[in-house]
Context: one part of a larger RNA
């Protein structure tokens, strides 16, 4: 000098930041991922119309508004945490002639004609519940054949050009297989659908170099190292398997053990360097512990599924339910770390044609001197150098222009009045959580606002009394045993100031 700090004493205001570093301990409760009726059948309510009516209503159609279900898109983003990991994990620089990419942009072409189901629903039925089971009915942008189809795919023939080893690009033939969905609107048209090319974005993989400590860890390794072949993958690869060979790594530190997420950065320092990785940004890993796959463009998926373990809860004892390292909040641990707040107004995200809905992301507010910055607690005048205190050689000295007193002022504060920008998009109309906040004007009134540490030397600042190697102080040297500038108190002084000291850690 610095800190995500804590502790002691003290504490007026504002702005901007920041706040579980410990138990990746356990969690009550609410909320944190939905949306689309312009994909689909059904259904509740309200309104209107029509038909029937035994005058109670019933049926059908339309509009509005809901609902569970089928279907689509999104739940792989956003948010949290740092347990694991010494690794192509990260950083940096390259490569992929070995790869994928939903939504988006652009280009080309297409969408013909059929089929069978199934939820919802109805009936029956099992179970305490969670949740089912059987039979029957129905729709689709759900599912499945058929047709058409190449510039795409597989295979095969001929040629040209090129390169980076395997090879790549391209031209022209043959053969084979492969697609689709509709919705809204009066219409125009719009939104979708299928195939293919290119782009963009996002990812996957490979490599060079760098990346802590220990040799009181010296040998390690059997899918191990390489090959051939099969499988698998988006793709290369012992990735996996069969066979064959016996390799491969290592004092330039393998292996083993310990520790640790990494970086941009941050702190410090003249620099070199040292330390560090809170907040903000990028990457990685994880989601009660371990394992596994499904779906999907994308996951081996925090608020999905299955299995096993531990734990908690419900139970009719047969069986079930759960996962805050999301935002708040609780217990516990700890020296120690906040509200079970407001709003989607802005920014951003998901869905939707849109209106809009959802959004504990986010924007705000609350709490904490935790940090930084700013402001105030007053200003000018004022000597009888008042009183009081302290010291005293008793003369005085000092506190000290300090106070009183006089004059003016009005920052913060209090009261009243006015009152934003952030909001222009989404068709217009309209729309602000913060917030009657910031800010402006008027009034009130010096009135409500100063402490902490030190004073032997280092080190700025000294006397008196008390104590008497006691009580105590102390960072080092060292003070204290009867005149202690070193202990305690008082007066005075020095330093900093809404803070001041102490402790811890780094330079």
């Nucleotide at each position: 000098g610095a800190u995500g700090a804590a502790c002691g004493c003290u504490g007026g205001c504002g702005g901007c930041g920041u706040g579980c570093a410990u138990a990746a301990c356990a969690c009550a409760u609410u909320c944190a991922a939905g949306u689309c009726g312009a994909a689909c059948g059904a259904u509740g309510a309200g309104c209107g119309c029509a038909g029937c009516u035994u005058c109670g209503g019933c049926u059908g159609c339309g509009c509005u508004u809901g609902u569970a279900g089928u279907g689509g898109c999104g739940g792989a983003c956003g948010g949290g945490u740092g347990a694991g990991u010494a690794a192509c994990g990260c950083g940096u620089g390259a490569g992929c002639a070995a790869c994928c990419u939903g939504c988006c942009u652009u280009u080309a072409a297409g969408a013909g004609g059929g089929g069978g189901a199934u939820a919802a629903c109805g009936c029956a039925u099992g179970g305490a519940a969670a949740c089912g089971u059987g039979c029957g009915c129905u729709a689709a942008u759900a599912c499945c054949g058929c047709a058409u189809a190449a510039c795409g795919c597989a295979u095969u023939g001929a040629g040209a050009c090129c390169g980076c080893a395997u090879g790549g690009u391209u031209u022209u033939g043959g053969u084979g297989g492969c697609a689709a969905a509709g919705g809204a609107g009066a219409a125009a048209u719009c939104c979708g659908c299928u195939u293919a090319g290119a782009g963009a974005u996002g990812g996957g993989c490979u490599c060079g170099c760098g990346u802590c400590c220990g040799a009181u860890u010296a040998g390690g390794c059997a899918g191990u190292u390489g090959g051939u072949g099969g499988g698998g993958u988006a793709g290369c690869g012992g990735c996996u398997c069969a066979c064959c060979a016996a390799a491969c790594c290592g004092a330039c530190g393998a292996u083993c053990g310990g520790u640790a997420a990494c970086c941009g950065g941050a702190c410090u320092g003249a620099g070199a360097g040292g330390u560090u990785g809170a907040a903000c940004g990028g990457u990685c890993a994880c989601a009660u512990u371990g394992g596994a796959a499904c779906u999907g463009a994308g996951a081996a998926a925090c608020g999905g599924u299955c299995c096993a373990g531990a734990c908690u809860c419900c139970u009719a004892c047969g069986g079930g339910a759960g996962g805050c390292a999301g935002c708040a909040g609780u217990g516990g641990g700890g020296a120690a770390u906040a509200u079970u707040g407001g709003g989607c107004a802005a920014u951003g995200g998901g869905c939707g044609a849109a209106a809009g809905c959802c959004u504990g992301a986010c924007c705000c507010a609350g709490c904490g001197a935790c940090g930084c910055c700013g402001c105030g607690u007053g200003a000018a005048g004022g000597a009888a150098g008042a009183a009081g205190g302290u010291c005293u050689u008793c003369g005085g000295a000092u506190u000290g222009u300090a106070a009183a007193c006089u004059u003016a002022u009005g920052u913060c504060g209090g009261a009243g009045g006015g009152g934003a920008a952030g909001a222009a998009a989404g068709c217009a109309a309209u729309u602000g959580a913060c917030g009657g906040u910031a800010c402006c004007c008027u009034c009130c009134a010096a009135g409500g606002a100063a402490g902490c540490c030190a004073c032997g030397g280092c080190u700025a600042a000294c006397u008196a009394c008390g104590u008497g190697c006691c009580a105590g102080c102390a960072g080092c040297c060292g003070c204290g045993g009867u005149a202690a500038u070193a202990c305690g108190u008082a007066g005075g002084u020095g330093g900093c100031g809404a803070g001041c000291g102490u402790u811890a850690u780094c330079c």